[in-house]
RNA sequence: GUGAGGCGCGCCUAGGGUUCCGUCAUCGCGGCACAGAUACUCACGUACUGAUGCGGCGGUGGGUCUGGACCGAGAGGCGAGGCGGAGGGCUGCGAACCCUGCGUUCCACGGCGGGAUAAAAACCCGGGAGGC
Numbered sequence: 001g002u003g004a005g006g007c008g009c010g011c012c013u014a015g016g017g018u019u020c021c022g023u024c025a026u027c028g029c030g031g032c033a034c035a036g037a038u039a040c041u042c043a044c045g046u047a048c049u050g051a052u053g054c055g056g057c058g059g060u061g062g063g064u065c066u067g068g069a070c071c072g073a074g075a076g077g078c079g080a081g082g083c084g085g086a087g088g089g090c091u092g093c094g095a096a097c098c099c100u101g102c103g104u105u106c107c108a109c110g111g112c113g114g115g116a117u118a119a120a121a122a123c124c125c126g127g128g129a130g131g132c
Stems, first nucleotide, its partner, number of pairs: 007081001009079004015071002020068002022065001023062007031054003034050003038047003082104003086100004107127001109130001113125003
């Protein structure tokens, strides 16, 4: 200087935002209870009103709303698998197949910018550019 390789997946966590659920605020609609000056009614009650209480439906806004749910690490965790090689079994030999256990280690600072999704992120571009 060059080439090849340093595995992908599942579950979880750090982290992340706001479609959905919930929550908070506000507005509107109407329901029940209670109360009442008033009007109607023979009476029961009806209409009307409310700085009242309870809960229902819908609109708008808030993630600087703890949450449900969702996304989620190369440099975080766990798991089995895959891959590699060793011994043995089966066999005339070999391949295939089966069993056993071993290894898959160590190192890893990292933008700007862009992309997906509703939106964002340690997600993807990316063990990238760059640096040591």
Molecule: Guanidine-I riboswitch aptamer
Organism: Actinospica durhamensis